[in-house]
């Protein structure tokens, strides 16, 4: 430099459920939790999904996570 490989150390995020609260909802902050994850760091461009609200099958507007999938982009440490 290569994120190609992930055995090992250090260490890191944090599903589901549980409390509290905000939201019409999908969801959303904080705490506990810990199924998992070598980018489950960051981005929501593409496509899938999921709310609401007008239509009525033929869609259109306005959100929501993204830890399904293809992209971007950063990057720790061991091997090679």
């Nucleotide at each position: 430099u290569g994120a190609a490989u992930g055995c090992a150390g250090a260490g890191g995020c944090a599903a589901a459920c549980c409390g509290c609260u905000c939201g019409c909802g999908a969801g959303g902050u904080c705490g506990g939790g810990a199924c998992g994850c070598a980018a489950a760091g960051c981005c929501a461009c593409g496509g899938a999904c999921c709310u609401c609200c007008c239509a009525c099958c033929u869609g259109g507007g306005a959100g929501g996570g993204a830890g399904c999938c293809g992209g971007g982009u950063u990057g720790c440490c061991a091997c090679c």
c-di-GMP-I riboswitch aptamer from a Solirubrobacterales bacterium, 80 nucleotides, folded computationally. Its Rfam family is "c-di-GMP-I riboswitch aptamer". Its family is annotated with cyclic-di-GMP binding in the Gene Ontology. It was read from a public genome assembly, where an Rfam model found it.